[in-house]
Predicted 3D model of a 386-nucleotide RNA (Bacterial RNase P class A) from Kineococcus siccus. Its Rfam family is "Bacterial RNase P class A". Rfam classes the family as a ribozyme. Lineage of the source: Bacteria > Bacillati > Actinomycetes > Kineosporiales > Kineococcus. The model forms 96% of the base pairs in the Rfam consensus. It was read from a public genome assembly, where an Rfam model found it. The prediction has a mean pLDDT of 77.
RNA sequence: CGAGUCGGCCGGGCGGUCGCGUCGGGCCGGGAGACCGGUCCGCCGAGGAAAGUCCGGACUCCGAAGGGCAGGGUGGUGGGUAACGCCCACCCGGGGUGACCCGCGGGAAAGUGCCACAGAGAACAGACCGCCACCUCCGCGAGAGCGGGGGCGGUAAGGGUGAAACGGUGGUGCAAGAGACCACCAGCACGCCGGGUGACCGGCGUGGCUCGGCAAACCCCACCCGGAGCAAGACCAGACAGGCAGCGUUCGAGGGCGGCCCGCCCGAGCUGCCGGGUAGGUCGCUGGAGGCGUGCGGCGACGCACGUCGUAGAGGGAUGACCGCCGCCGCCCGCACCGAGAGGUGCGGGCGCGCACAGGAUCCGGCUUACAGGCCGGCUCGUCCA
Numbered sequence: 001c002g003a004g005u006c007g008g009c010c011g012g013g014c015g016g017u018c019g020c021g022u023c024g025g026g027c028c029g030g031g032a033g034a035c036c037g038g039u040c041c042g043c044c045g046a047g048g049a050a051a052g053u054c055c056g057g058a059c060u061c062c063g064a065a066g067g068g069c070a071g072g073g074u075g076g077u078g079g080g081u082a083a084c085g086c087c088c089a090c091c092c093g094g095g096g097u098g099a100c101c102c103g104c105g106g107g108a109a110a111g112u113g114c115c116a117c118a119g120a121g122a123a124c125a126g127a128c129c130g131c132c133a134c135c136u137c138c139g140c141g142a143g144a145g146c147g148g149g150g151g152c153g154g155u156a157a158g159g160g161u162g163a164a165a166c167g168g169u170g171g172u173g174c175a176a177g178a179g180a181c182c183a184c185c186a187g188c189a190c191g192c193c194g195g196g197u198g199a200c201c202g203g204c205g206u207g208g209c210u211c212g213g214c215a216a217a218c219c220c221c222a223c224c225c226g227g228a229g230c231a232a233g234a235c236c237a238g239a240c241a242g243g244c245a246g247c248g249u250u251c252g253a254g255g256g257c258g259g260c261c262c263g264c265c266c267g268a269g270c271u272g273c274c275g276g277g278u279a280g281g282u283c284g285c286u287g288g289a290g291g292c293g294u295g296c297g298g299c300g301a302c303g304c305a306c307g308u309c310g311u312a313g314a315g316g317g318a319u320g321a322c323c324g325c326c327g328c329c330g331c332c333c334g335c336a337c338c339g340a341g342a343g344g345u346g347c348g349g350g351c352g353c354g355c356a357c358a359g360g361a362u363c364c365g366g367c368u369u370a371c372a373g374g375c376c377g378g379c380u381c382g383u384c385c386a
Stems, first nucleotide, its partner, number of pairs: 001382010012326007020045002023042008047357001051368002054366005059229004066262004071225005076090005091105001092103004106220002111218002113214003128159002130155003134151007167185006186210001188207008233283004242274006254266003290309008327355002329352010
């Protein structure tokens, strides 16, 4: 200097003119008061994702609570957290030269299922080409024997098919072969030792030789799971109109709001149809598992202590418009400076273009998706200079 990878931050600035919203205050007017209106001043006034509504909660209401079935979620280990399907560290597997990234991460000897096509054969499978023994026929040959066809048997080492073929290399052996046997290696099982909280890692010994893949297929195993949601819910004011039918009143209708069963509890009303009244106001509503700073502990996520701040709370729903200057992006030209060098920095001028994704509505912790451009830092690889 270039490329890559991981993390953090910003995301237009300044000035002027006018205009918005809650709240606080002054003054004026109306009003018995609550309060209403006008005017002036002041603090504050969107996001890192406010999006998706995918997870987890706080909070509110229903539920006294139990057992079971079905259903759903997660899936290596150890931590963090209020909790999670999130985050951190590590283990194993895969990708990459590497920094790093990814994970469908328990079980395939509990059972069922699938692996197209090709291929002989795709899970205890298999003989297409081949190799070999025996029998037989034909040809050649002095002979030993050689070549070709057929039958029957042996074989899975060589070749082929395929994404994948029932260990690998070398040898012994055999009629030819084969873990049939042997050496080494890989894997598996068992036993022992060492390291680690653990998942696991390393080593030694013995052994049979070796028993695919998919569970993000059904399934099995382990752990977890009440429901509904701020249009939750609480209070105030105000208005109205009931009628019919069915079932039921302790021999129990109906209810106990994820489905079903059992059990338990409440219970005099419940359900359907027709019809009438109301839709107003206040709260919930922003002080939180909060933000910021410093110190300590921890590899880290994070925790603790002290200090400090008060940062929208609308309610048909507020922050907008205009002007000027600057900044930002791309290209071109010129000048100056720094450095031993490779190289770098600054200024001026010109041209072009327009400055991303995007806006609360109970509030938090996450994940996912979108984002013009810019800044800072760590690490890896390559090249160049000294």